[in-house]
RNA sequence: UUAUCAAGAGGCGGCUGAGGGACUGGCCCGAUGAAGCCACGGCAACCGGCUCGCUACCCGGCGAGUAACGGUGCCAAUUCCGGGGAAGGCAUCUGCCUUCCGGAGAUGA
Numbered sequence: 001u002u003a004u005c006a007a008g009a010g011g012c013g014g015c016u017g018a019g020g021g022a023c024u025g026g027c028c029c030g031a032u033g034a035a036g037c038c039a040c041g042g043c044a045a046c047c048g049g050c051u052c053g054c055u056a057c058c059c060g061g062c063g064a065g066u067a068a069c070g071g072u073g074c075c076a077a078u079u080c081c082g083g084g085g086a087a088g089g090c091a092u093c094u095g096c097c098u099u100c101c102g103g104a105g106a107u108g109a
């Protein structure tokens, strides 16, 4: 910089022992064991691989699919929800709700 983020899949075991869900507010998870490490298992299809199609003189490019072999990733809650803005609705002194856009973040290339 760009693509995706409403789906999917983790619990048994070992070590350890109080935190964790990015930040912030909320709300949750956690001694019936958090986070971390190890082992095993699973999900998915971003890149590589493989197959097919289109295109191209070739190199190659594009699209569709497949699988879990390789490189990553992921496995509570929509990225857990809000955070800035716009529109609409309700309420009425300052709030609630809905939708959209954005910001931030995560992962891949």
Stems, first nucleotide, its partner, number of pairs: 001109005010040001013038003019029003023083004041075003046071003049066007079104001084101007
A computed fold for a 109-nucleotide RNA from a rhizosphere metagenome, annotated as SAM riboswitch aptamer (S box leader). Of the family's consensus pairs, 97% are formed in the model. It matches the Rfam family "SAM riboswitch aptamer (S box leader)". Clan: SAM clan. Gene Ontology term of the family: regulation of gene expression.